This is a predicted structure of a 104-nucleotide RNA (SAM riboswitch aptamer (S box leader)) from Fictibacillus nanhaiensis. Of the family's consensus pairs, 97% are formed in the model. It matches the Rfam family "SAM riboswitch aptamer (S box leader)". Its family is annotated with regulation of gene expression in the Gene Ontology. Model confidence (mean pLDDT): 79 of 100. The sequence was found by an Rfam model in a public genome assembly. NCBI's taxonomy places the organism under Bacteria, Bacillati, Bacillota, Bacilli, Fictibacillus.

[in-house]
RNA sequence: CUCUUAUUUCGAGCAGGCGGAGGGAAUUAGCCCUAUGAAGCCCGGCAACCACCUUUUAAAAGGCACGGUGCUACAUCUAACAGUCUAUGACUGAAAGAUAAGAG
Numbered sequence: 001c002u003c004u005u006a007u008u009u010c011g012a013g014c015a016g017g018c019g020g021a022g023g024g025a026a027u028u029a030g031c032c033c034u035a036u037g038a039a040g041c042c043c044g045g046c047a048a049c050c051a052c053c054u055u056u057u058a059a060a061a062g063g064c065a066c067g068g069u070g071c072u073a074c075a076u077c078u079a080a081c082a083g084u085c086u087a088u089g090a091c092u093g094a095a096a097g098a099u100a101a102g103a104g
Base pairs, nucleotide, nucleotide: 001104002103003102004101005100006099007098008097013043016042017041018040022033023032024031027080028079029078030077044072045071046070049068050067052063053062054061055060076096081093082092083091084090085089
C1' cells in the first nucleotide's frame, strides 16, 4: 500500500507541563475552534479491539487494565453520489475516511 471482517454509540484535563500558529483526514464551497494559546511532545484520563482470566461443547457471556493499539471540542461538522418526502429544507443510504484484528 491492497484485500477481508467488525465497529464508527458512550466516555475522557471548561483549570497540568513544554511548545508557539495553526487545526476540525484529503479537494471545492460553507460552518466552526484557536494568542483567554492551534499542531506536536510529555503527563493525566477514557474506552475495551487484541492479549490475559473465568464460565462454556461451541456460539456466547462476564471480568481485568500489567502488555500491543486506539481515543481524549462540537462531530466521521455539512454539501458533493443515489434516493424519499409535507422540498430554498429534512431524512435514508452509498461512497470515502478512521480504528482494531487478520491476510497478501